[in-house]
RNA sequence: GCCGAAGUAGCUCAGUUGGUAGAGCACAGCUUUCGUAAAGCUGGGGUCACCGGUUCAAUCCCGGUCUUCGGCU
Numbered sequence: 001g002c003c004g005a006a007g008u009a010g011c012u013c014a015g016u017u018g019g020u021a022g023a024g025c026a027c028a029g030c031u032u033u034c035g036u037a038a039a040g041c042u043g044g045g046g047u048c049a050c051c052g053g054u055u056c057a058a059u060c061c062c063g064g065u066c067u068u069c070g071g072c073u
Base pairs, nucleotide, nucleotide: 001072002071003070004069005068006067007066010025011024012023013022019056027043028042029041030040031039049065050064051063052062053061
């Protein structure tokens, strides 16, 4: 330099015939217990990497940029 993949909650990841984003763990509270752990319930937490375009509507489609990983030379 060229090609490909990935970027979504604190962490690991789902989520595409485009229609207002979820799980597990973690965190906070409550129940239970003499107390802790475990278990159960509830809750908070997201500008879907960034910029632009298409569309009535974009995490999703198109273009560009950035970061990480892999391959080729």
The RNA shown here (transfer RNA) has 73 nucleotides and comes from a bacterium. It matches the Rfam family "tRNA". Rfam links the family to the GO term triplet codon-amino acid adaptor activity. Rfam classes the family as a transfer RNA.